[in-house]
């Protein structure tokens, strides 16, 4: 230097023909306890990696950037 893959909540990750952004786990509050755990319920928490385009509408489709892994040289 070129090829492909990945980037979404603190963490792991889903998100299907483009049409309300989610799951577990964790935080926090409140139930339960004498008190902790466990366990039920509830809330917070996202500029969808950044930018530019198409289009009523983009986390999805297109350019470029950018940073990880991964093959070739």
């Nucleotide at each position: 230097g070129g090829g492909c893959c990945u980037g979404u909540a603190g963490c792991u990750c889903a998100g299907u023909u483009g049409g309300u952004a989610g799951a577990g786990c964790g935080u926090u509050g409140c139930a339960u306890u004498c008190g902790c755990a466990u366990u039920g319920c509830a809330a917070a928490g996202g500029u969808c990696a950044g930018g530019g385009g198409u289009u009523c509408g983009a986390c999805u489709c297109c350019c470029c950037u950018c940073a990880g892994g991964u093959c070739c040289a």

The RNA shown here (transfer RNA) has 73 nucleotides and comes from Candidatus Uhrbacteria bacterium GW2011_GWF2_39_13. The sequence was found in a public genome assembly. Rfam family: tRNA. It is annotated as a transfer RNA. The coordinates come from a structure-prediction model, not an experiment, and the mean pLDDT is 82.